[in-house]
Context: one part of a larger RNA
């Protein structure tokens, strides 16, 4: 030296744990901000570096309600307190809330510096303390600015890529910029759909039609719609014509007339309908605000039922008996508990607050017939050239639907529409608004679940984590969980220079569970033995 046994070192795999994820499903909640947020500095304890909490009223202060023996967070321990006159603790409401931050007097290199004016302390001051002083909008009260995960609406809008190149097309109206807004938004009460002689009746979602009809260098790809069957369910409200009132300006013969503009009443549509003429009736019904109560709602409260034997450090486990169950989810407790703890079913509780449901209530709103003269029903608007875009449809035979240009009707004997366009025919009423529920998501909160993970996973982040560290910066971004039922955390002795290690005693079931601590694989280094060179 190398094989091989046995024992150690060293190392953190493996199981075996879960303190944290992860992904759903129910319900809630959908906001927070000048009453100064979100997110931060700096402070705050007896002593206190850090986390958590709080604000110079500072781990706290006041009121309600709950609970009932102990408390002074995380954190021993010492000091010194506090509590049954009810602390601590939980659950609501207030009050204090320093500096910065929309930051709001003015500046500013965020947490910092420098003022003005008014009261008020002071003999007085270039001192102190309080308040107030940005903009924008608003008739007076008042409102607005910031922040926020995602979901929506709108303005803008790539390119990689795919067409195995590529330009038309594709990604994709997607990423990403702006804006704005709500618990949702958006759309929404047919100038529809649709169909050859039939209908249906706002929107919005889903399922089917269907990868169909089409669209496309007809390539690569895009890619509908009715009908039908669910979810849901709802309709209204100006403008105009007329009537009244009324500012102004004009004109007047001074009676008044006209224009224009406010305001009220009228009035609201396709079987056209309304005004306006005449007649007639007040019946039924809808429904805001508010009130009251059902009921939901914190902390919280009540809750059935076991002993005994062996094993064993510990019994919940063995064996024998027993018991409860509207409660055998579920978790702890010295091994595996229905009856030991805390819980469960099950029943109670009330503040704030919600309250869509009930009853009251009653602002307000709705309707007939019958005439046809006359008037009224959304104008630089529909529609046209012309370049664009949207529509599943790249200009195409292109209807619809928008508009940047130039243009430009009709007026109910009217007008849009039925995918070129004409005629018949049928459907419908633009150029004004508003409208819940069906639907979109989860920063959050409570409940509950998992053929989801188990410390190289499962979030980056089980642990003091967006930390440490890294970059000028945007930005990147970690490693790291596990003594034991209990700390019972090894008094005393020795060895050693030792506050290192060790070896005894002692503790514990177990110290090869001694804080470098559950188990303790490999590589990798030893020690003895035994062969063999």
């Nucleotide at each position: 030296a190398g094989c091989g046994g046995a024992u150690g070192g060293a190392g953190g795999a493996u199981g075996c744990c879960u303190a944290g994820g992860c992904u759903u499903u129910u319900g809630g909640a959908g906001g927070c901000g000048a009453g100064g947020a979100a997110g931060g500095a700096c402070g705050u304890g007896g002593a206190a570096a850090g986390c958590u909490g709080c604000g110079a009223a500072a781990a706290g202060c006041c009121c309600c309600g709950g609970g009932g023996a102990a408390c002074c967070g995380c954190a021993a321990a010492c000091a010194g307190g506090u509590a049954u006159a009810g602390a601590u603790c939980c659950g609501g409401g207030g009050a204090u809330g320093u500096c910065c931050g929309a930051a709001u007097g003015g500046g500013g290199a965020a947490a910092c510096c420098c003022a003005g004016c008014a009261a008020c302390u002071u003999g007085a001051a270039g001192a102190g303390u309080u308040g107030c002083u940005a903009c924008c909008u608003u008739u007076a009260g008042g409102g607005g600015a910031g922040c926020c995960a995602a979901c929506g609406c709108a303005g803008g809008g790539a390119a990689c890529u795919g067409a195995a190149a590529c330009a038309u097309c594709u990604u994709a109206g997607u990423a990403c910029c702006u804006g704005c807004a709500g618990g949702a938004a958006a759309a929404g009460a047919a100038a529809g759909a649709a169909a050859c002689g039939a209908u249906c009746g706002a929107u919005u979602u889903c399922c089917c039609g269907a990868g169909u009809a089409g669209u496309g260098g007809c390539g690569a790809g895009c890619g509908a719609a009715a009908c039908g069957g669910a979810a849901a369910g709802a309709g209204c409200c100006c403008a105009a014509a007329c009537c009244g009132a009324u500012a102004u300006u004009g004109u007047u013969a001074c009676g008044g007339c006209a224009a224009c503009g406010u305001c009220g009443g009228g009035g609201u549509u396709g079987u056209a309908g309304g005004a306006c003429u005449g007649c007639g009736a007040g019946a039924a019904g809808c429904a805001a605000a508010c009130a009251u109560c059902a009921u939901c709602g914190a902390a919280c409260c009540g809750g059935a039922a076991u002993u005994g034997u062996c094993u064993g450090g510990a019994a919940a486990g063995u064996c024998a008996a027993u018991c409860c169950g509207c409660a055998g989810a579920g978790g702890g407790u010295g091994a595996c508990a229905g009856g030991c703890c805390c819980g469960u079913a099950c029943g109670g509780g009330u503040a704030a607050g919600a309250g869509c449901g009930a009853u009251g209530g009653g602002c307000g709103c709705u309707a007939g017939c019958a005439g046809a003269a006359u008037c009224c029903u959304g104008a630089g608007u529909a529609g046209g050239g012309c370049g664009g875009g949207a529509c599943a449809c790249g200009a195409g035979g292109a209807a619809u639907c928008c508009u940047g240009u130039c243009u430009g009707a009709a007026u109910u004997c009217g007008c849009g529409g039925g995918g070129a366009c004409c005629a018949u025919c049928c459907c419908g009423c633009a150029a004004g608004g508003c409208u819940a529920a069906a639907u979109a998501c989860u920063c959050c909160c409570a409940a509950a679940a998992g053929a989801c993970c188990g410390a190289u996973a499962g979030a980056g982040g089980a642990c003091c984590a967006g930390u440490a560290c890294c970059g000028u910066g945007a930005g990147g971004g970690a490693a790291a969980g596990g003594u034991g039922a209990a700390a019972a955390g090894c008094a005393c002795c020795g060895c050693g220079a030792a506050c290192a290690g060790c070896g005894g005693a002692g503790u514990g079931a177990a110290a090869c569970a001694g804080u470098a601590c559950c188990u303790g694989a490999a590589a990798c280094c030893g020690u003895u033995c035994g062969c063999u060179u």

Notes
RNAcentral holds the full RNA, with entries from ENA. The part of an RNA shown here (large-subunit ribosomal RNA, domain I) has 533 nucleotides and comes from a Bacteroidales bacterium. NCBI's taxonomy places the organism under Bacteria, Pseudomonadati, Bacteroidota, Bacteroidia, Bacteroidales.